[in-house]
Context: one part of a larger RNA
RNA sequence: GACGAACGCUGGCGGCGUGCCUAACACAUGCAAGUCGAGCGAGGAGAUUCCCUUCGGGGAUGAACCUAGCGGCGGACGGGUGAGUAACACGUGGGCAACCUGCCUUAUAGAGGGGAAUAGCCUUCCGAAAGGAAGAUUAAUACCGCAUAAUAUUGCAUCUUCGCAUGAAGAAGUAAUUAAAGGAGCAAUCCGCUAUAAGAUGGGCCCGCGGCGCAUUAGCUAGUUGGUGAGAUAACAGCUCACCAAGGCGACGAUCCAUAGCCGGCCUGAGAGGGUGAACGGCCACAUUGGGACUGAGACACGGCCCAAACUCCUACGGGAGGCAGCAGUGGGGAAUAUUGCACAAUGGGCGAAAGCCUGAUGCAGCAACGCCGCGUGAAGGAUGAAGGUCUUCGGAUUGUAAACUUCUAUCAGUAGGGAAGAAUAAAUGACGGUACCUAACUAAGAAGCUCCGGCUAACUACGUGCCAGCAGCCGCGGUAAUACGUAGGGAGCAAGCGUUAUCC
Numbered sequence: 001g002a003c004g005a006a007c008g009c010u011g012g013c014g015g016c017g018u019g020c021c022u023a024a025c026a027c028a029u030g031c032a033a034g035u036c037g038a039g040c041g042a043g044g045a046g047a048u049u050c051c052c053u054u055c056g057g058g059g060a061u062g063a064a065c066c067u068a069g070c071g072g073c074g075g076a077c078g079g080g081u082g083a084g085u086a087a088c089a090c091g092u093g094g095g096c097a098a099c100c101u102g103c104c105u106u107a108u109a110g111a112g113g114g115g116a117a118u119a120g121c122c123u124u125c126c127g128a129a130a131g132g133a134a135g136a137u138u139a140a141u142a143c144c145g146c147a148u149a150a151u152a153u154u155g156c157a158u159c160u161u162c163g164c165a166u167g168a169a170g171a172a173g174u175a176a177u178u179a180a181a182g183g184a185g186c187a188a189u190c191c192g193c194u195a196u197a198a199g200a201u202g203g204g205c206c207c208g209c210g211g212c213g214c215a216u217u218a219g220c221u222a223g224u225u226g227g228u229g230a231g232a233u234a235a236c237a238g239c240u241c242a243c244c245a246a247g248g249c250g251a252c253g254a255u256c257c258a259u260a261g262c263c264g265g266c267c268u269g270a271g272a273g274g275g276u277g278a279a280c281g282g283c284c285a286c287a288u289u290g291g292g293a294c295u296g297a298g299a300c301a302c303g304g305c306c307c308a309a310a311c312u313c314c315u316a317c318g319g320g321a322g323g324c325a326g327c328a329g330u331g332g333g334g335a336a337u338a339u340u341g342c343a344c345a346a347u348g349g350g351c352g353a354a355a356g357c358c359u360g361a362u363g364c365a366g367c368a369a370c371g372c373c374g375c376g377u378g379a380a381g382g383a384u385g386a387a388g389g390u391c392u393u394c395g396g397a398u399u400g401u402a403a404a405c406u407u408c409u410a411u412c413a414g415u416a417g418g419g420a421a422g423a424a425u426a427a428a429u430g431a432c433g434g435u436a437c438c439u440a441a442c443u444a445a446g447a448a449g450c451u452c453c454g455g456c457u458a459a460c461u462a463c464g465u466g467c468c469a470g471c472a473g474c475c476g477c478g479g480u481a482a483u484a485c486g487u488a489g490g491g492a493g494c495a496a497g498c499g500u501u502a503u504c505c
Stems, first nucleotide, its partner, number of pairs: 001504002005501005012375006018368002020333001025331003029328003034073003039070002042067003049060004080286003090210007099203002104199007112146001114144002122135005152177005158171005182191003213257001219249003224246008261283004265276004288309005311322004339365001341364003347361001348359004378408004388399004412446001415440004422432001449494005454475003460489005470477002
């Protein structure tokens, strides 16, 4: 000098930030991912209109609205944490002639004609519940054949050009295979659907180099190293498998052990360097522990599924339910770290044609001197140098222009009145917030402490104590005149803080 700090004493205001570093310990409760009725059948409720009527009512029509289910898109983003990881995890620079890419953009072409189901609803049944079974029936942008189709895919074969090997690009040819869905609207049209090519974006894989400790770790390795063939993958590859060979790594530190998320940065330093990786941004990994796949453009998926384990809860004992390292909050641990707040007004995200809905992302507010910055606690005059305190050589000195007193001002806080920008618009729409800010009146009123005073190191006397009590960062003080302990007066330094402790330079 620095700090995500803590502790002691003290504490007026504002702005901007920051706030479980420990138990990746366990979690009550609420919320954190939905949306689309302009994909679909159905159900609810029902404005309006019409008919019948015994005037009680009944029947039909069905606008706008709501929804469990099927279906689509999104739940792979956003948010959290740093356990694991010494690794192509990260950083940086390259490669893919070995790859994928929903939504978006551009372009070309297309959408013909059929079928069988199923949830829901209804009936019956089982179960304490969670939930499930059977029968009947129904729709679709759900599912399945058929047709058509290529610059798509596959097979065969030709030519040209090029390259770092395998090879790549282009041209013309032949055969086989492969697609679709509708909705809104009076319509125009719009939104979708299918195939292909290209772009953009996002990812996957490979490689060079770089960044910890221990040699009181010296040998390690059998899918191990390579080959052939096959399988798997979006794709290369021992990635996996069969067979064959016996290789591969290592004092330029393999292997083992220990520690650790990495970086942009941050702190310090003149720099070189050293330390560090909170907040913000990028990447990675994880989601009670271990394993697994499904769906999907994308996951081996925090608020999805299955299995095993530990734990917790419900139970009619047969069986079930759960996962805060999301936001709040609770217990526990700890020196120590906040509200079970408001709003979608803005920015952004998901869905939707839109209106809109959802959004603990985010915007704000609350708490905390935790940090940085700013402001205030008054200003000018005022000597009889008042009183009081302290010291004293008893003359005085000092506190000290300090106070009193006079004049003035009103920053902040308080009161009253007005009152935003942030809103993008033709209009409407503000959580923050009656906030910031402005104006007026009012009163010096409501607002100073902490540490130190032997030397280092700015600042000294008195009393008490008597190697005691105590101090102390180092040197060292204290055994009867202690500027070093304790108290007082005085002084020095910082100041809403001041000291101490831990850690780094």
Molecule: small-subunit ribosomal RNA, 5' domain
Organism: uncultured bacterium